[in-house]
Context: one part of a larger RNA
RNA sequence: GGCGCACGGUGGAUGCCUUGGUACCAGGAACCGAUGAAGGACGUGGGAGGCCGCGAUAGGCCCCGGGGAGCUGUCAACCGAGCUUUGAUCCGGGGGUGUCCGAAUGGGGAAACCCGGCAGUCGUCAUGGGCUGUCACCCGCUGCUGAAUGUAUAGGCAGUGUGGAGGGAACGCGGGGAAGUGAAACAUCUCAGUACCCGCAGGAAGAGAAAACAACCGUGAUUCCGGGAGUAGUGGCGAGCGAAACCGGAUGAGGCCAAACCGUAUGUGUGUGAUACCCGGCAGGGGUUGCAUGUACGGGGUUGUGGGAUUGUUCUUUCAUGGUCUGCCGGCCGUGAGGUGAGUCAGAAACCGUUGGUGUAGGCGAAGGACAUGCGAAAGGUCCGGCGUAGAGGGUAAGACCCCCGUAGCUGAAACAUUGACGGCUCACUUGAAUUAUUCCCAAGUAGCACGGGGCCCGAGAAAUCCUGUGUGAAUCUGGCGGGACCACCCGUUAAGCCUAAAUAUUCCCUGGUGACCGAUAGCGGAUAGUACCGUGAGGGAAUGGUGAAAAGUACCGCGGGAGCGGAGUGAAAUAGUACCUGAAACCGUGUGCCU
Numbered sequence: 001g002g003c004g005c006a007c008g009g010u011g012g013a014u015g016c017c018u019u020g021g022u023a024c025c026a027g028g029a030a031c032c033g034a035u036g037a038a039g040g041a042c043g044u045g046g047g048a049g050g051c052c053g054c055g056a057u058a059g060g061c062c063c064c065g066g067g068g069a070g071c072u073g074u075c076a077a078c079c080g081a082g083c084u085u086u087g088a089u090c091c092g093g094g095g096g097u098g099u100c101c102g103a104a105u106g107g108g109g110a111a112a113c114c115c116g117g118c119a120g121u122c123g124u125c126a127u128g129g130g131c132u133g134u135c136a137c138c139c140g141c142u143g144c145u146g147a148a149u150g151u152a153u154a155g156g157c158a159g160u161g162u163g164g165a166g167g168g169a170a171c172g173c174g175g176g177g178a179a180g181u182g183a184a185a186c187a188u189c190u191c192a193g194u195a196c197c198c199g200c201a202g203g204a205a206g207a208g209a210a211a212a213c214a215a216c217c218g219u220g221a222u223u224c225c226g227g228g229a230g231u232a233g234u235g236g237c238g239a240g241c242g243a244a245a246c247c248g249g250a251u252g253a254g255g256c257c258a259a260a261c262c263g264u265a266u267g268u269g270u271g272u273g274a275u276a277c278c279c280g281g282c283a284g285g286g287g288u289u290g291c292a293u294g295u296a297c298g299g300g301g302u303u304g305u306g307g308g309a310u311u312g313u314u315c316u317u318u319c320a321u322g323g324u325c326u327g328c329c330g331g332c333c334g335u336g337a338g339g340u341g342a343g344u345c346a347g348a349a350a351c352c353g354u355u356g357g358u359g360u361a362g363g364c365g366a367a368g369g370a371c372a373u374g375c376g377a378a379a380g381g382u383c384c385g386g387c388g389u390a391g392a393g394g395g396u397a398a399g400a401c402c403c404c405c406g407u408a409g410c411u412g413a414a415a416c417a418u419u420g421a422c423g424g425c426u427c428a429c430u431u432g433a434a435u436u437a438u439u440c441c442c443a444a445g446u447a448g449c450a451c452g453g454g455g456c457c458c459g460a461g462a463a464a465u466c467c468u469g470u471g472u473g474a475a476u477c478u479g480g481c482g483g484g485a486c487c488a489c490c491c492g493u494u495a496a497g498c499c500u501a502a503a504u505a506u507u508c509c510c511u512g513g514u515g516a517c518c519g520a521u522a523g524c525g526g527a528u529a530g531u532a533c534c535g536u537g538a539g540g541g542a543a544u545g546g547u548g549a550a551a552a553g554u555a556c557c558g559c560g561g562g563a564g565c566g567g568a569g570u571g572a573a574a575u576a577g578u579a580c581c582u583g584a585a586a587c588c589g590u591g592u593g594c595c596u
Base pairs, nucleotide, nucleotide: 001595002594003593004592005591006590007589008588009587015581016546017545020518021517022515023514024513025512026511027510028509029507030506031167032166039101040100041099042055043054044053046079047078049075050074051073052059061095062094063093064092065091066090070083071082072081106115107114108113116135117134118133119132120131121130122129137164138163139161140160141159142158143157144156145155171202172200173199174198175197176196182189186236212219213218223250224249225248226247227246233241234240254499255498256497261299262298263297264296265295266294267293268292269291270290274288276289277286278285279330280329281328282327283326284325304477306442307441308440309439310437312435313434314433315432318337319336320335321334322333323332324331338430339429340428341427342426343425351424352423353422354421355420356419357418358417359416360415362411363410364409368384369383370382371381385402386401387391393405394404395403448472449471450470451469452468453467454466458484479494480493481492482491483490533540534539553580556567557566558565559564
């Protein structure tokens, strides 16, 4: 020196464990904010600091409930001083306080700072000063004022508003919009209208009551799912992309306007015609009330077996009362009663009462002992019992239905929130129907067309339908659009206005639960951390779990400067000694056997 054996050191694998994660399910909630948010800075405790809580009323203040013996959060003990059955600590509901920054909003600013005005009040002999309130901008509405410029308008000022502003994980709609990639290269194409940026909103959003489909049969708003179907198509006919009708399901809901016409108010133009006009008839009366047109409001009206307006005709229509220049009759318009119907998600819209459910604290809640074993501990074993609408789960010195917390079941709210039912309440109708006819209306810079784009399964193609930048530019039902160029026939439908629940999407968040999910190099980056640390900054971004049942954490003695060690003691165990469960390997030793 090598090989082997034994015993150690080092190291922290493995096993076991779990405070933490992860995926999903069910229910809730789906917004917060100028009444100052989200997020922070700085303070705040008797004793330094971190976390958490709180805000100069600062580990807390007040009220109302619950609860019932200890309490003064945690790392994390120790000391001190207190509170508490006159009910503390703690839990829930409602209030109060809430420094400074931050949309930040009196002005400024290098966030958490600096400097002001006005009103009130406190202080000072006075000045400086303190406290409370208030003072940004934009928009809407109202009022006042008011240029160039006469009327006006712009502008200004004041008041007012549950007004806006900012934040928020995903889902939604809209405006913009890539490239790596694939095509085995690459340009059309693809990736993909994806990522990303911006705007806006809701608890969902968007869509939505046929100018739809279909095919000579019919369906009857929209949305979502399963088929149809990787079909029909499209495509350097490459790579790829990729429908619809229809069928089966989920859900289910339909409404309101514009216009014609009538009335009222008002603006403009015109206007002396009494044969205009004032509802009709008769009589009287009025005197510009007229006519045309614009605007506002009210009535009317809403459809595709076309609908409506107006005119005429026929039938029908509870009562009272007022008006329509006057009187009578008829008609018309309004109010009230009675009757009928409907309603808070659209179609108008709020509140109150009664009575239920649910949530935000809780409460009650069955039944077991003995013996032995164990190096300590029994819940494991043996024996004899019990409960069960409870044998889910966790804890307790080891496998506990009957020890503890719980579990099944039952029960509970002063206050607040939410939801249902009923009633009050509110709203609508109270004349409508049929028919006739020449007449009028039925959404215009729209439809269509041309050119240029986009979007549809559809890449310009024979290219319809849909959206539109530029230009042009109709018709009103004997109208218009569609049925994949276009034309005819036939069929469907009625654009150019609006609203609309549910079925669908998502989960930052709250509660409960589940797992052939992880178990500390795993599982979230994070067993807590966006910390330590790095970076000028945007930003990047860790690691570290386990003594023991219980600290019982080794009094005392000895050696040593100490670290540490030897005794002694605790403990079941100390090779469990705060470098602590188990303690693999690499690596380093000590002893010993063999070989050299």